[in-house]
RNA sequence: ACACGCGAGACGGGAGAGAUCAGCAAGUGCUGACGCCGACGGAGCAACCCCCCAAGGAAACUCUCAGGCAAAAGUGACCGUAUCGCCGAA
Numbered sequence: 001a002c003a004c005g006c007g008a009g010a011c012g013g014g015a016g017a018g019a020u021c022a023g024c025a026a027g028u029g030c031u032g033a034c035g036c037c038g039a040c041g042g043a044g045c046a047a048c049c050c051c052c053c054a055a056g057g058a059a060a061c062u063c064u065c066a067g068g069c070a071a072a073a074g075u076g077a078c079c080g081u082a083u084c085g086c087c088g089a090a
Stems, first nucleotide, its partner, number of pairs: 005086004010081004018034001020033005035069003041065001042063003048057002
C1' cells in the first nucleotide's frame, strides 16, 4: 500500500395482493365490512452457532400486530457499480 471482509450514503435494477361492496362526499378522497399480500418494521419457531446444562444468537421460513392491495406515485428485502471510512492477510 492492496485483496478479502464490515459499515455508510449516491446511482441503477427491484415484486406481491379487490379499479370489491356499502355509506358520506363529488377529491381516483374518507369511513366501515369482507377478501387478500410479504421483500420495510415487528413477533415466533427452526436448521445451525455457542454451551456440561441452562441462557444467548439466529432466516428470504411462519404469523400478519403494524404496513400494503387499479394505473401512476410511494414503500421496498435483495443484487450490481464506483466512492468514503474501518480492519487488514499474502